Source information:
The RNA shown here (small-subunit ribosomal RNA) has 1483 nucleotides and comes from Ktedonosporobacter rubrisoli. The source organism's lineage runs through Bacteria, Bacillati, Ktedonobacterales, Ktedonosporobacteraceae and Ktedonosporobacter. Its mean pLDDT, the model's own confidence on a scale to 100, is 84.
[in-house]
RNA sequence: AUGGCGAGUUUGAUCCUGGCUCAGGAUAAACGCUGGCGGCGUGCCUAACACAUGCAAGUCGAACGCCUUCUGGCAACAGAGGGAGUGGCGGACGGGUGAGGAACACGUGGGUUAUCUACCUCCGGGUGAGGAAUACCACCGGGAAACCGGUGACAAUACCGCAUAGGUUUCGUAAGAAACAAAGCUUCGCAAGAGGCGCCGGGAGAUGAGCCUGCGGCCGAUUAGCUGGUUGGUGGGGUAAAAGCCUACCAAGGCGACGAUCGGUAGCUGGUCUGAGAGGACGAUCAGCCACACUGGGAUUGAGAACGGCCCAGACUCCUACGGGGGGCAGCAGUGAGGAAUUUUCCGCAAUGGUCGCAAGACUGACGGAGCAACGCCGCGUGCAGGAAGACGGCCUUCGGGUUGUAAACUGCUUUUCUGAGGGACGAGCAAGGACGGUACCUCAGGAAUCAGCUCCGGCUAACUACGUGCCAGCAGCCGCGGUAAUACGUAGGGAGCAAGCGUUGUCCGGAGUUACUGGGCGUAAAGCGCACGCAGGCGGUGAACCAAGUUUGGAGUGACAGUCCUCGGCUUAACUGAGGAAGUGCUUCGAAAACUGGCUCACUUGAGGGCUUCAGAGGGACAGGGAAUUCCGGGUGUAGUGGUGAAAUGCGUAGAUAUCCGGAGGAACACCAAAGGCGUAGGCACUGUCCUGGGGAGUCACUGACGCUCAGGUGCGAAAGCUAGGGGAGCGAACGGGAUUAGAUACCCCGGUAGUCCUAGCCGUAAACGAUGACCACCAGGUGUGGGAGGUAUCGACCCCUUCCGUGCCGGCGCUAACGCUUUAAGUGGUCCGCCUGGGGAGUACGGUCGCAAGAUUAAAACUCAAAGGAAUUGACGGGGACCCGCACAAGCAGCGGAGCGUGUGGUUUAAUUCGAUGCAACGCGAAGAACCUUACCAGGGCUUGACAUGGAGUUGCACCACCCAGAGAUGGGUGUCCCUUCGGGGCGGCUCCACAGGUGCUGCAUGGCUGUCGUCAGCUCGUGUCGUGAGAUGUUGGGUUAAGUCCCGCAACGAGCGCAACCCCUAUCGUCGGUUACAAGUGUCCGGCGAGACUGCCGCGAUCAACGUGGAGGAAGGCGGGGAUGACGUCAAGUCAGCACGGCCCUUACGUCCUGGGCGACACACACGCUACAAUGGCCACGACAAAGGGUCGCCAACCCGCGAGGGGGAGCUAAUCCCAACAAACGUGGUCUCAGUUCAGAUUGUAGGCUGCAACCCGCCUGCAUGAAGUUGGAGUUGCUAGUAACCGUGGGUCAGCACACCACGGUGAAUACGUUCCCGGGUCUUGUACACACCGCCCGUCACACCACGAAAGUCGGCAACACCUGAAGCCGCUGGGCUAACCCGUAAGGGGGGCAAGCGUCGAGGGUGGGGUCGGUGAUUGGGGUGAAGUCGUAACAAGGUAGCCGUACCGGAAGGUGCGGCUGGAUCACCUCCUUU
Repeated sequence: AUGGCGAGUUUGAUCCUGGCUCAGGAUAAACGCUGGCGGCGUGCCUAACACAUGCAAGUCGAACGCCUUCUGGCAACAGAGGGAGUGGCGGACGGGUGAGGAACACGUGGGUUAUCUACCUCCGGGUGAGGAAUACCACCGGGAAACCGGUGACAAUACCGCAUAGGUUUCGUAAGAAACAAAGCUUCGCAAGAGGCGCCGGGAGAUGAGCCUGCGGCCGAUUAGCUGGUUGGUGGGGUAAAAGCCUACCAAGGCGACGAUCGGUAGCUGGUCUGAGAGGACGAUCAGCCACACUGGGAUUGAGAACGGCCCAGACUCCUACGGGGGGCAGCAGUGAGGAAUUUUCCGCAAUGGUCGCAAGACUGACGGAGCAACGCCGCGUGCAGGAAGACGGCCUUCGGGUUGUAAACUGCUUUUCUGAGGGACGAGCAAGGACGGUACCUCAGGAAUCAGCUCCGGCUAACUACGUGCCAGCAGCCGCGGUAAUACGUAGGGAGCAAGCGUUGUCCGGAGUUACUGGGCGUAAAGCGCACGCAGGCGGUGAACCAAGUUUGGAGUGACAGUCCUCGGCUUAACUGAGGAAGUGCUUCGAAAACUGGCUCACUUGAGGGCUUCAGAGGGACAGGGAAUUCCGGGUGUAGUGGUGAAAUGCGUAGAUAUCCGGAGGAACACCAAAGGCGUAGGCACUGUCCUGGGGAGUCACUGACGCUCAGGUGCGAAAGCUAGGGGAGCGAACGGGAUUAGAUACCCCGGUAGUCCUAGCCGUAAACGAUGACCACCAGGUGUGGGAGGUAUCGACCCCUUCCGUGCCGGCGCUAACGCUUUAAGUGGUCCGCCUGGGGAGUACGGUCGCAAGAUUAAAACUCAAAGGAAUUGACGGGGACCCGCACAAGCAGCGGAGCGUGUGGUUUAAUUCGAUGCAACGCGAAGAACCUUACCAGGGCUUGACAUGGAGUUGCACCACCCAGAGAUGGGUGUCCCUUCGGGGCGGCUCCACAGGUGCUGCAUGGCUGUCGUCAGCUCGUGUCGUGAGAUGUUGGGUUAAGUCCCGCAACGAGCGCAACCCCUAUCGUCGGUUACAAGUGUCCGGCGAGACUGCCGCGAUCAACGUGGAGGAAGGCGGGGAUGACGUCAAGUCAGCACGGCCCUUACGUCCUGGGCGACACACACGCUACAAUGGCCACGACAAAGGGUCGCCAACCCGCGAGGGGGAGCUAAUCCCAACAAACGUGGUCUCAGUUCAGAUUGUAGGCUGCAACCCGCCUGCAUGAAGUUGGAGUUGCUAGUAACCGUGGGUCAGCACACCACGGUGAAUACGUUCCCGGGUCUUGUACACACCGCCCGUCACACCACGAAAGUCGGCAACACCUGAAGCCGCUGGGCUAACCCGUAAGGGGGGCAAGCGUCGAGGGUGGGGUCGGUGAUUGGGGUGAAGUCGUAACAAGGUAGCCGUACCGGAAGGUGCGGCUGGAUCACCUCCUUU
């Protein structure tokens, strides 16, 4: 010494920056729900708004006179009261409020030799002798009232002289002179006298007050200059007192960037809240100070001045007889109003305190108490123990149970609290006397009896389920929830937290290191002025002496009380409170020290400057000169084009262009050298020469001696564009014109072309004015270029080499950084000074100021709005970025599709219905391996309702099936016939009725399982450990080769591994062997089955890193994966499917279920997709002749034979199949014949007719056959598909489905090609790299105008108001000055009359609140219209930006355009890509 916590939210993820929000504490609070008790506190924050009523300041008879009541007394009188008045003291305290005030108002420390102080205390002195009035009162008068006037009498501690004067004042140099005071009352006592309370003057104290002053504490510079009594002096006045406080004159000062003046806001402090602290915010209650008292002004009295005093003015209000008067709750209660909101018109002076009084006492809404309010803090209670059948009920449930829950019931116990009764205080000192109060407290009795709510439960943040709702209703502090399974809305059950409270709202601090003093930053996040010079300011080298302002240290004073902290004590405890201590970080003062800073002085040379010797340079200014090129003009030659572009056109040209030669004119810019180079502070600077001129580097020195660094304000310079005036004008070239492009093209491209670009003079003052990096100084590894200089060595040589200083590049260690990166030229380590930043937008905008001719520059907000905006890096994705590689991707080929007819599917349309789904690739001969009924889900009509189907229960019954008959379209209905077993209890089977339930191709594929498609059979996708990185992540997996392959090899901070690839599996090609039926005529053969062999770059040559591997060859049936199949990584598409199946949820239940008949799924102006058949001669037709494979078959395949032209019919053998059958000669093919290029002997649609088959049934709507008919079509536009070898193409065969129906699908064999140079391009994919503002990932993101709605703001002809000042007019009360003719008791003179002195009224003047007028200032309200801004649901137009964003972008400026924007000039890289040059790194 007791003390420091974080979280959510920007992203796909990360780190950083940065804002927003939350958790804590507090409150004079309010609101919502709820509410048992006590103690202690607190209670109009708003209208300093207006106030009814009552009370809040009186007292003294021991200052005074008068009136009056009662008692005693005959009376005098005595005693006890009452009343107004004179007089004294007090009403300046106490109490309230915070309007004003930014000031010596407050705080703190001083000063007052510049002051006052009633009452109080102490000391010493005095208190003598007189006078004149007056209120009350009486009488009279006025007035509604308030009140006023006149006359008369009377008292005092009221008033006035006189005397005295150690003091004061005045005069005076002094001595001294003069002037100036007072009051009495009362007790005891017969009295003298002794006391008490007073009075006067003086001294001292105490207390209180005044004035002055150092320092301290708000905001604004979009307030920069302010000031005339202003600053000072002198004279005068004035005050208790200094002073321009006031006045006259004189001087011209005073204040201000250390913030004057002006504007805004505000009572200040002790303290309170918060905070680790430093700080920040606040200034209720208590205490100190100030200010105010309806608003403004003023004096009087007094020791002191005005809340409940006076005068005046104003506003408001009340009374009135209209003449005139009264009033001031910001005292205590209370009322109205305002407001979210703040109490009783209470009791008492018992205590504490105050005023008066000798006292008794009176007064005291100060105060002590009570009342109201959970407003706050503190304390207590609503019971304690036992109690499992884990009760009932509730809720959930996987139906088993779980939970509420020992909770309740029940048993025992206790009595704080509660109710009743009894006793009963302290607070009070000497008798009596207590508002609180019959209160606190104590005792007794009764009985668990009287007492729990509020908020929350998505994360932050402790606490979860069900139902309802369905982007609705609603929630929300931030992020965000809600679109049918919501732990986020509402309700319930359960739970969490706090508890007589709990939440919400407001405000403050904290968290926020988010204004950073403690304790932040500025290359890219917000932030370095464009550059320099430089006054003020800040900071400053070495040695020494002195001083002691800063600094350090010791003592003294102060820092009020309360509060805070510690300790101890008192209320049962605590809150509360008493006492002591600490602290109060401050100020003042007296000492001490002298290191550092500072001051002053002396010295020094290293900082700085200077002299001398030299050097380099596009540094600046002026003048002169030069050649090349473009253009123009003149002339010559020459002829039809030229020019321009992606391609064109406009343009120029037969009036002779372009081209070419000669001559001339004019303007602008200076090729090569040239560079990574040089110079300059920056902007910037380039032909050559001359003149003038600035700066810099090196070397050297015996000069000066800190002269330095930085720099607010200020001053100068400052690219391009632009402006003014005058020149100049070749080329280029905003605007503009034309031609193209385009949907458009106010652009990009082309042809022209004006300002301008150039010069002179003057403005402007801005740029991505950039190294996005302020200046200066010091220190901290190196390496390597280059420019300038010096030295050394060496040498013929300054050729090389080494050292060193200055400049300019690159790389890099430490260190720093969020990272990128920087790194002696720092963004490192330190120092000094300046500038700048504090979320994004609004906005570098508005208003105001300054500057400018203008354009505009500079300075620079707010309302409102969002929860982000940003930086760097990471992984992806993407690019009209790059590199490499692959694929029937292109190319090379073959055959097609797209045209025709037909088939099938789809869209669309139609319909009662045309059931549903699939929709780019990856839907469309797909689900469907086969819709006449059925299927069938659709439509119409007719029926049924425990149901067509399953299970269970209860009741009842003996029917039902089956056969027949009737009605009906049928379903169905009606009729006739008819159960079984039995231990006699019943059971089986079936019907009927009822209850549970069935049923649904109803919805949701975006709730799901399963399955599938696709990228893609592409070569990828990951993990462990290690390493690197703050991290996301990276590495591995990249690189060099190679491969079909992340296949393998080599290298490597990686080493290994997994899922994929490959292989293992199946078929097939060759051979061997074993076996062999139903195969074979026979057989070492064919065929079938089993087992096995074979192929592995094994061998050879070449290439290669002598690796992987490639290439060629041999052998071999087969050669480099032999061919084919199965096999589909992590994942993507909310891909597809609830209609195959399953399944959550929802919905229907005499229907969305189910049965039946008929219809539909088959429609048909049309469009698309997939096929079949063709268009013919490589063909059609006819005849003859060959050669397969693989399958299927008992509800089946069906032979022989017979009938039919044929489909087929009859027939019935054989076959459960290597045996029999389908099945036949398989077709293409071969041989021969015919047709002869035509809509045909091609093609076969369509139609007619006659038949066959299946089936209950071929009308809608089947297939086949015969005869007849004979359409389109003559090879197919743009475009597009498949295929790399036994493949394409062509040819036929079989199977599944199936009663029947195949141009489709699945499979089988037969015949059997062409081409691949190659990877530029299209498409898809892989790897690496690059850019990114994308991450829903380019089908992305995103900009501006326009239109609509809402919001705040600016401008605006005006208009309305506030505030302060100025000028002038008017001017109350009142102080002061002058006058004072009118009036006048005290004193003086005078016998008196009267006079004097003094005073009063009145008048005048200065000042003066307020009022009026005027022109300005400033702030605010409002304002037709107008301007931009912000926010909004899918609006309109375009596409500017992000990728090379399709014309790289951006900055400044100018012009132009619906808009983003375009173009010119200059600048920047914060531009991709390719090439070249140079430097660097490594070798």